[in-house]
Context: one part of a larger RNA
Formats: sequence, structure tokens, C1' cells
RNA sequence: CAAUUAUAAAGGAACUCGGCAAAUUGGCUCCGUAACUUAGGGAUAAGGAGCACCACUUUACUUGAUUAAUAGCAAGUAAAGGAGGUAGCAUAAAAUCGUGUUGUACGACUGUUUAAUUAAAACACAGCACUUCGCUAAAAGGAAACUUGAUGUAUUGAGUGUGAUGUCUGCCCGAUGCUAUAAGUAUAAACAUUUAACUUAACUAUAAUAGGUUAAGCGAUAAUUAACCUGUAGUCAAUGGCGGCCUUAACUAUGAGGGUCCUAAGGUAGCGGAAUACCCUGGCCGUUAAAUGCGGUCUUGCAUGAAUGAUUUAACGAUACAACAGCUGUCUCUAUAAUUGGCUCA
Repeated sequence: CAAUUAUAAAGGAACUCGGCAAAUUGGCUCCGUAACUUAGGGAUAAGGAGCACCACUUUACUUGAUUAAUAGCAAGUAAAGGAGGUAGCAUAAAAUCGUGUUGUACGACUGUUUAAUUAAAACACAGCACUUCGCUAAAAGGAAACUUGAUGUAUUGAGUGUGAUGUCUGCCCGAUGCUAUAAGUAUAAACAUUUAACUUAACUAUAAUAGGUUAAGCGAUAAUUAACCUGUAGUCAAUGGCGGCCUUAACUAUGAGGGUCCUAAGGUAGCGGAAUACCCUGGCCGUUAAAUGCGGUCUUGCAUGAAUGAUUUAACGAUACAACAGCUGUCUCUAUAAUUGGCUCA
């Protein structure tokens, strides 16, 4: 000097990004226990008091011998009682062993996750909704056989979104998708028909070529004809979207109202400087001696908003932020001691 421990006057978070770390708390018995609440909880809430051993008394119980008898006796255990006694610095004597409270955000909850930098507000979840599937089911795997689904059968199975509960979930189908539908245009495969040329094979003819017949292939021609596309309708808990300008009420301000342009429709209920607010450290109130913090409130919100869910919510959380009490070497401001290592000397 470092690591691991222990102690500390007065103060007690002044430390620091931040109470990080440490300290406080801790057991049993008795008393006592708020808001809120889904009536289960919250709750060991919070907050208090007592606590060793011996003897005695009372009560209850166990065992023993005894007995007519759990009547009494002996031993023991437990609880209670009191101006009893004993030892110590210290009696829940060590070890084990919750700090508590309040508000807000997020997520309902228990659970899951980046083995080796992220445990969370992310994932999942019960619940809710939509879509799809009638059984040789849809969906999935597999060149295929077949298998899973399922030895199941629409209260089943598969896919998607949201994410307990409570209160709710507004308007828009113009665009993109999906579903249904029918009028139109053009065409694919396919079937049928017709037929030149060419290729192959067989047969036939010739002195030999050329040629002829049949079958198959190829090619050409016209007709029939589906989806797609176009058209029509439906559908947003499908992908998604949800305006501007001018003017107006006996001071001013505001704008119920009016005008006009555009649109598929112009943001409803809620919430709102929010994990979303640029301007901005927004204005006001509370908290502090002092607050870019936190809570409440206002709010045309640069650029909130309803299952890409909106808003509440008891309980829960190694979550994030703020505050209070207690507590402390975090600090004012360091000091001392122990153990281990290092260093110097031997």
C1' cells in the first nucleotide's frame, strides 16, 4: 500500500448520476392495526409491551405404584400468578433471522427471456374478437406411399390480432386486401374437326430412281371455353384514414351561430407538457431555506385517442421515478485495531 473484517466523538445523506455500499429491522407470546378493495385481501400493515434460571401457588395433562374410586400420594410436562430468590457487563445472551411508509408511471397476476454486457415496461398468460374448417375437414410435413391434425368432430381443430376484471370501443369501403356476384374483352390447357409440307415405320410398284397406300408424330386453320382483368355489391376487433379559409354576441375576449372550398370520412367518448409537448426549465398550486425533479391542475394535443385498443383499477413487481421516518464512516474528515498478501531489513 491492497484485500477481507471490526470499532468510532459531534453531526446524520451535507456524499453521490442515484442512500451505491454499509447500517437499522429481525424470533416467540400478548395487545393493536389505516386508506382502498375484485370483500379474498391490504396485514407480520403501521405501532407497542413482555422474554434467563431456581423455589412456591393454581390449573390442565402424562406416567408410576396403590386403591372400591383420576379421591389422595410420587415423578414429570405445559400455561398462568406474585412487593419471593440466584448469577452476569449482557438472558429472543451465539447462530439463524423482514427496514418501514407514501405518491406516480408501466405491466393485471404466478410464469418466460438475450448460456458469457440488457430480467424489463419485452414474451407468455387467462379473458375478448375476427377468419377458416362438415371429416378422405381445414392446416402442416412428404417427389410419393403416407403421417400429424385425431383414435378428435364446430362447446372440436387451425390461423390472426388484442391482452385479467370494471366502464367502453365513435365516423370513413374512396385506396389496398378479402368475400360474393354477374355483364364484357382477350386468352391458356383441353376436346373435336379439317388439311398442305416434313419425319418415322410397314406395305406396294419399278431394270433402277421418282412414285402410291396406311398408321403415328409434328405443323397449320377455324369454332367452343375458365381464372386473371374490368364492372357491381358487401366488409375496418381487415391493411389503413379521421381538413382548411373567412366571419360573427350592447368594452375587450371567446365564438353557440353563419359563409365558402375540399374530402371516402373529417378525431366522437375519454385522457392530455404524457415513457407522446418542438417552442419550453409552459402558467399556477403543493413539496424544499433553495427543485430543468416529483405530485396535482390548466390545456386547439409541434405530432393523443379508442382490440396498431382508450381509460380506470384492488392485489402483485430483484421494474423506473419522487418523497418521508428510522439508520448509519456515503460524507464533514478521517482515525485505530485484527487477519492475509505485498514492500523494506535480517